[in-house]
Context: one part of a larger RNA
Molecule: large-subunit ribosomal RNA, domain VI
Organism: Gammaproteobacteria bacterium
RNA sequence: CGUUCGAGAUUUGAGGGGAGCUGUCUUUAGUACGAGAGGACCGAGAUGGACACACCUCUGGUGUUCCGGUUGUCACGCCAGUGGCACUGCCGGGUAGCUAAGUGUGGACGGGAUAACCGCUGAAAGCAUCUAAGCGGGAAGCCCACCCCAAGAUGAGGUCUCCCUGGACCCAUGAGGUCCCUGAAGGGCCGUGGUAGACCACCACGUUGAUAGGCUGGGUGUGGAAGCACAGCAAUGUGUGGAGCUAACCAGUACUAAUUGCCCGUGAGG
Numbered sequence: 001c002g003u004u005c006g007a008g009a010u011u012u013g014a015g016g017g018g019a020g021c022u023g024u025c026u027u028u029a030g031u032a033c034g035a036g037a038g039g040a041c042c043g044a045g046a047u048g049g050a051c052a053c054a055c056c057u058c059u060g061g062u063g064u065u066c067c068g069g070u071u072g073u074c075a076c077g078c079c080a081g082u083g084g085c086a087c088u089g090c091c092g093g094g095u096a097g098c099u100a101a102g103u104g105u106g107g108a109c110g111g112g113a114u115a116a117c118c119g120c121u122g123a124a125a126g127c128a129u130c131u132a133a134g135c136g137g138g139a140a141g142c143c144c145a146c147c148c149c150a151a152g153a154u155g156a157g158g159u160c161u162c163c164c165u166g167g168a169c170c171c172a173u174g175a176g177g178u179c180c181c182u183g184a185a186g187g188g189c190c191g192u193g194g195u196a197g198a199c200c201a202c203c204a205c206g207u208u209g210a211u212a213g214g215c216u217g218g219g220u221g222u223g224g225a226a227g228c229a230c231a232g233c234a235a236u237g238u239g240u241g242g243a244g245c246u247a248a249c250c251a252g253u254a255c256u257a258a259u260u261g262c263c264c265g266u267g268a269g270g
Stems, first nucleotide, its partner, number of pairs: 001152001006162006015149004021049007033038001051106005059100004066093005071086006110144003117137004164269001166180005171174001181267001186264004190206005211257003214253005221245002227240005
């Protein structure tokens, strides 16, 4: 821009893409078969490999925004307690998120038309013949079925809901032009953000509000804070006390910030 008023939802599926793999074991059954040795078809069940998709409950990884330990040095006047720098100084753990080695799921079942091939009936050709007329069976393959995209499918689809029901004038009388009034439904700008993200887009929210921050509570992690008291000459230990602190997590709560506004979109539809 189109889809012939505009708008918001919700869909159909022409068409396209993806997937399509396979082992072993048990059973049928030591059966059929075979002198024996050996040893099935068909059917049923279980469990794997590789591959694919999704996810983070579990097992882990990461986690320079959390907690702790510790070395050197500097600073806060000193002690104590903290902070800076040294690859995050080094080291031990670790929430969210992301993630695999972790977890779950998938290939299927089934239907249709067939290939090679196997048949029925059957003449030409009194026989024979799956074929000439006619009718069946038959593959990991084809079409459907499963998953995803999809009406720019210009053949531009369907359904539901919502919105707009003014006036005057001019001429070259046309889908003509000018002015006044009107400005809907809805959308955008802007702001707070994230289940989204390079940007854009998408999604949630904007006081009729839990969108983010803060605060409160919880969870999780760390692992026993500081201060004080006690024991010890001291290093240190014990008690107060599963203490203190705690990111991205879960809730609650308008304290802070989403203020106020502006723009687009018209007037019944060639």